[in-house]
RNA sequence: UACCGAAAGGGCAAAAUCGGAGUAAUCCGGUGACGCAAAGCCACGGGUCCUUAACUUAAGGAUAGCCGGGUUGCCGAAG
Numbered sequence: 001u002a003c004c005g006a007a008a009g010g011g012c013a014a015a016a017u018c019g020g021a022g023u024a025a026u027c028c029g030g031u032g033a034c035g036c037a038a039a040g041c042c043a044c045g046g047g048u049c050c051u052u053a054a055c056u057u058a059a060g061g062a063u064a065g066c067c068g069g070g071u072u073g074c075c076g077a078a079g
Base pairs, nucleotide, nucleotide: 003079011036012035016031017030018029019028020027021026034065040071041070042069044068045067046066047063048062049061050060051059052058053057
């Protein structure tokens, strides 16, 4: 220096549910914790979902806890 990530301090928050927004997917807040070393952020590519047309297919939207990619980040043992 590179890989890996024990320990410590902490962090996030699935399903469900209550309230709200939206045609919807879904999102926001509360409760809650299935899990997560990037489960921080970004719709660039793919996938999936929703809406409107169409029946050649297209347009718009959603999803980062689906995969890939980009970028930033706390701690630091053994190997």
The RNA shown here (c-di-GMP-I-UAU riboswitch aptamer) has 79 nucleotides and comes from Desulfuromusa sp. Taxonomically the source falls in Desulfuromusa (Bacteria, Pseudomonadati, Desulfuromonadia, Geopsychrobacteraceae). Its Rfam family is "c-di-GMP-I-UAU riboswitch aptamer". Gene Ontology term of the family: cyclic-di-GMP binding. Model confidence (mean pLDDT): 87 of 100.